TPP riboswitch aptamer (THI element) from an uncultured bacterium, 95 nucleotides, folded computationally. It matches the Rfam family "TPP riboswitch aptamer (THI element)". Rfam's curators write: Vitamin B(1) in its active form thiamin pyrophosphate (TPP) is an essential coenzyme that is synthesised by coupling of pyrimidine and thiazole moieties in bacteria.

């Protein structure tokens, strides 16, 4: 003396669809899912749960959608530092 589970700064990372309905148009509105459908929020930073790809996929459903399960321990995805825990077991280092 070393770890996860919490918490914190800094920094990154990432989606924003469908339905209706009003307009000439840019665009307002109203509904569905959802944390989040452009907020200044929210969600995630090493991962079997942010996303993204596969996917013009496969079942169910719906007014319609990644709406719900499957694919899915898939293949990719963005990280250091400081605090707190300090209990087992493991592993270093002394004696």
């Nucleotide at each position: 003396c070393g770890a996860a589970u919490c918490c914190g700064u800094u920094a990154g990372g990432g989606g924003u669809g469908g339905c209706c309905u009003c307009g000439a148009g840019a665009g307002g509105g109203g509904c569905c899912u959802g944390a989040g459908a452009a907020a200044c929020a929210c969600c995630c930073u090493c991962a079997a749960a942010a996303c993204c790809u596969g996917a013009u996929c496969c079942g169910g459903g719906u007014c319609a959608u990644a709406c719900c399960g499957g694919c899915g321990u898939a293949g990719g995805g963005a990280a250091a530092c400081g605090g707190g825990c300090c209990u087992a077991c493991c592993g270093a280092a002394c004696a």

It was read from a public genome assembly, where an Rfam model found it. The model forms 96% of the base pairs in the Rfam consensus.